Two RNAs folded together computationally: RNase P RNA and transfer RNA, 431 nucleotides in total. Rfam match: Bacterial RNase P class A. It is annotated as a ribozyme. Rfam describes the family as follows. Ribonuclease P (RNase P) is a ubiquitous endoribonuclease, found in archaea, bacteria and eukarya as well as chloroplasts and mitochondria. Its family is annotated with dimeric ribonuclease P complex, tRNA processing and ribonuclease P activity in the Gene Ontology. The coordinates come from a structure-prediction model, not an experiment, and the mean pLDDT is 78.
[in-house]
This record gives sequence, C1' cells and structure tokens, in this order.
RNA sequence: GCAGAGGGCCGGGUGGCCGCUGCAGCCGCGCUGUGUGCGGGUGCUGCAGAGGAAAGUCCGGGCUCCAUAGGGCACGAUGCCGGAUAACAUCCGGGCGGGGCGACCCGACGGAAAGUGCCACAGAAAACACACAGCCGUGGCCGUAUGGCUGCGGUAACGGUGAAAAGGUGCGGUAAGAGCGCACCGGCGGUGUGGUAACACACCGGCCUGGCAAACCCCAUCGGGAGCAAGAUCAAAGGGAGGGGAUGAGGCGGCCCGCGGACCCUCCCGGUGGAUCGCUAGAGGAGUCGGGUAACCGACUUCCCAGAGAGAUGGCCACACAAAGACAGAACCCGGCUUACAGGCCCUCUGCUUCU
RNA sequence: UCCCCGUUAGCUCAACGGCAGAGCAUUCGGCUGUUAACCGAAGGGUUGGUAGUUCGAAUCUACCACGGGGAGCCA
Repeated sequence: GCAGAGGGCCGGGUGGCCGCUGCAGCCGCGCUGUGUGCGGGUGCUGCAGAGGAAAGUCCGGGCUCCAUAGGGCACGAUGCCGGAUAACAUCCGGGCGGGGCGACCCGACGGAAAGUGCCACAGAAAACACACAGCCGUGGCCGUAUGGCUGCGGUAACGGUGAAAAGGUGCGGUAAGAGCGCACCGGCGGUGUGGUAACACACCGGCCUGGCAAACCCCAUCGGGAGCAAGAUCAAAGGGAGGGGAUGAGGCGGCCCGCGGACCCUCCCGGUGGAUCGCUAGAGGAGUCGGGUAACCGACUUCCCAGAGAGAUGGCCACACAAAGACAGAACCCGGCUUACAGGCCCUCUGCUUCU
Repeated sequence: UCCCCGUUAGCUCAACGGCAGAGCAUUCGGCUGUUAACCGAAGGGUUGGUAGUUCGAAUCUACCACGGGGAGCCA
C1' cells in the first nucleotide's frame, strides 16, 4: 500500500426568525361563597422535549384484574454442557461438527438400538434384505474340442441403477467369495484416566445396527388466563324508592319581623363529546473502586432525562463540509431477538506485496 | 392494544413432500353464406420474496412484503 476479520461510538453542527407540547412563575380576565379559593382561555418569561432501532409485535419479565385444594391428561414452548439473570428462544464461557491460508465465522446441536410411518423415478433388491448380469462347485444332455443349453447349490468381490445398496482400504484365505482371519481407519458397546459436565484420550470386544423427528412420536425441563381500552377513585343529564312541603319548601350573609310562592332532603340505579389517578425515579444513566476469564454482581459518589389524549420536535434563511443529509416518530414500563439504515470516527487483529 | 387468515397462468380456484393442473379468457384451425355457440389444438408460471430442513419443497420451518378479517368500553 492492497485485501480482509472482530469490537466500540456518532448518526447531523453553529447562529437568527416564526411555530408546537409539558411544567414553573408573573400580569390580566371571568365566576361566585370576595378568598393564601375555584375555573377555563389568553399573553409574557424561564426550564425541559423521541430512537439506535421509538419499528415488527417474535420471545421473556414487572405491574393490574380474574381464576386457583392436590395430582394427572391434553395443548404449547424449549432442546450439547456449565454459568449469568427477575426471566428468556437472550447473553457469557466451554465441547462437538462445518467453512476459511488466516484473523475469525456459522450451527433448530436430545433420541432412528421404544414404536408407527415415508424413501418418487430408476434398479434384481430401499430395510424381515435381495440375486438381474456375472463368478464358482456339481448332476444331466449336446458337441471332436475351447465350449453351449439346463437343473440344484454357493457367493456378494466385480457390473449397472440411485440422493442412499447392509462398514471402508489393503493383505491373507477360498472352488469362487465373505469380518471368515489380520493390520489401519470409521462407528457401536464395555472398562479405566482427566474434566463439575458436554466431552477427550487409552485399552479391550468383530459387536457392524441405512436416511428422515423443520413426519407422527419418545424423553427431560418449563408454562393458569387476559391485557394500561389492564385497573382504581370521583361524577353531569336522566330515572326509581322513602320522607318533608300551600297549616308555606328552598332563597333574601347569623337571629327576628317582613318579602315571596314550589320545590327540598336521604338512599339506590345510571354513566356524559366526562374528570382525576395508573403515568413515568426506573431490574434508571454517568463515574470510581472491588470480585469474576466473561456475561454479570457488589459498594460508594453524582445526575433527573417526553408523558399527550386526535395525540407535541416542524418550517424558512445564513455559514462550513462532497451532501437537500440515511432508516425512521415514544403512547404502561423494562430485558432481548429480528428487520431497516446515507455517511463518518476510533481501537485491536489477519493475509499478501514493497521498502528500510 | 391483542389476535386470525390469505398470496399458484390475464381472472376464479385445484394439487399425500415426488413431472404444477382445471374452468373461463387469449391465439390458431374446423364447422357456417357470416357471427355467436359448438368441436379440436397451442401458448402462457422464478407457486409473493429471501434463507434453511430434505436426495427432492407450491407443500415443512424461520424472517420479511402485501392484502383481508375479527375482538375490546358499559350492561
């Protein structure tokens, strides 16, 4: 220098003008019970105001209401081992398998020797193995003969088919052959050693049992249901019941007189273009120290960071840069996964080439 | 907010994991004096997309895209 691998961060900046949402303060206004009150609207000032994914709603948890003796079935989810965590399908570490020269990356990675099922076409045969061609032995017939036809038996090395053919390669052995015997390799089983474990290594045993469980299923573990329109408090209109009231209710600031003339009180139902709470201080952010390989945990210090209810972040101008900046907008809250994303910055590492 | 279903030829729909088809439409030929109907033939498909499982995927699984539908408050 070129080509890559892993991880982290930012994702528009500065200034001016206009506008939006929330909170606080102030000025003014309205109402009545004139008060340190209530109400909605408006104005000014100050402070704060979306994301790394706020998204998909795919998992897990908090919270709330409902259900709930205990156990089982069914259904669903998860699936190498150990750890982290509130929990998880997430994360961390390890094992095994696969890919890459390498840094490193990927893996739905339990069981096919519990059972059932499927394996098209081709092929003799597709899972109770089978015997088409071939090879070998033997009987018969034919032929001068090499041999041909045929019956019975052996065989699976060789041929062809297929995605897959009942361990592979080699040597021995045999009539021809075959784990029939042996060596190496692969698998399975047993024993021992190391490891918490997955698993690895060593030795022994010819034990050799096809694939598919993202087919049914088996085994182990986990799972009650609904979701903030959850749910809680208050409550206008309207209605019902009971009681009081023209022998005068309520009202006219406390009492009396007086005026005046029809509703008043209690409880229940009801549920508005309703109100408030839930609502955002939290498994929270930043920093330091300590424990742990790490995920993560603990202690201390410090910070407060949207909270609406038709739903707030936008528009214009100027400046710098290559640029109009990419994907995209919270709605109960967190931990993850997945998907989308212009561009920029930083750290560590690998391979090749060149120079010193 | 919580769920469900669908996507196959131009249209409407089929298809046990094993050669993607039917009807209508289109084109051509026949029949007819002509057209329609009728008869015969032909063309037309990345099975919404991308990955994965499998010898093999429209079919099974995951993630996306698009379309359609349902439930909720009070009683």